[in-house]
A computed fold for a 347-nucleotide part of an RNA from Pseudoalteromonas prydzensis, annotated as small-subunit ribosomal RNA, central domain. RNAcentral holds the full RNA, with entries from ENA and SILVA. The organism belongs to Pseudoalteromonas, within Bacteria.
Context: one part of a larger RNA
RNA sequence: CUGGGCGUAAAGCGUACGCAGGCGGUUUGUUAAGCGAGAUGUGAAAGCCCCGGGCUCAACUGGGAACUGCAUUUCGAACUGGCAAACUAGAGUGUGAUAGAGGGUGGUAGAAUUUCAGGUGUAGCGGUGAAAUGCGUAGAGAUCUGAAGGAAUACCGAUGGCGAAGGCAGCCACCUGGGUCAACACUGACGCUCAUGUACGAAAGCGUGGGGAGCAAACAGGAUUAGAUACCCUGGUAGUCCACGCCGUAAACGAUGUCUACUAGAAGCUCGGAGCCUCGGUUCUGUUUUUCAAAGCUAACGCAUUAAGUAGACCGCCUGGGGAGUACGGCCGCAAGGUUAAAACUC
Repeated sequence: CUGGGCGUAAAGCGUACGCAGGCGGUUUGUUAAGCGAGAUGUGAAAGCCCCGGGCUCAACUGGGAACUGCAUUUCGAACUGGCAAACUAGAGUGUGAUAGAGGGUGGUAGAAUUUCAGGUGUAGCGGUGAAAUGCGUAGAGAUCUGAAGGAAUACCGAUGGCGAAGGCAGCCACCUGGGUCAACACUGACGCUCAUGUACGAAAGCGUGGGGAGCAAACAGGAUUAGAUACCCUGGUAGUCCACGCCGUAAACGAUGUCUACUAGAAGCUCGGAGCCUCGGUUCUGUUUUUCAAAGCUAACGCAUUAAGUAGACCGCCUGGGGAGUACGGCCGCAAGGUUAAAACUC
């Protein structure tokens, strides 16, 4: 290179944008680079292959074919490419509607926990399997009033919604991204994918400065136990929160790359549009999403118009287990570490 694969056996980059590259709709004309045909030259000889000759055969030897290639030249024009012109089915823009925890900033509300102050009030409270540590006569717990402060938003709430993914939830305002539907108008292939690259990227962690109610690694104490560096209990610091800057990883999962086309059905869901209507609904149509199920696929499980079916385009990745996602080196990082990534040896 050919070939086989990637839901669960090894294998889809966490996600997107996107340069180069690869691939690319319909029509006409043209060109002739790719493509096809002919001719000429060349492709040394020997050898290989075929047909012969002759020494008994062989070695030896004659002729032919082949040398699939390259160059020049002539012709062809379906397909690919180039150029020119055009088109509207892909893509996009405009108009009018519309749903939404999509993002950012600022404000604000109520419940609850905790703390503080004050009133009432008296002996317990708390906690557990049972206890104890702990709190409390210096007046706790309970209850009422007031204040402070931080974090999170019960019910609605949902195989509900939105977002590329991570993710997003009280309410209000401002700024802002994307989607869907309807009927037209416009641009006219402007498209798809994407190595390198760039951006985003839960939690934990790191830096600087704030904040700190609750929770709570570490830590301390009490239990349990043979022990108990745990599970249970009482405390409790980082952290959790905010601003700015890093980190760049997750079972980052649908363990399923993106885009396009095609291929029986049934029942729901979200958001639109159109019709009928007895205003209860119902029919059609687009969109999102869920469950079942035919063909087909699959090792099976299962998937099944949101495919793991049938095809095409492009990218990524896999090649026995361990050693190892490790060592060394490079790059990145303040560090933690990340990324790229072997071998010996062994079964």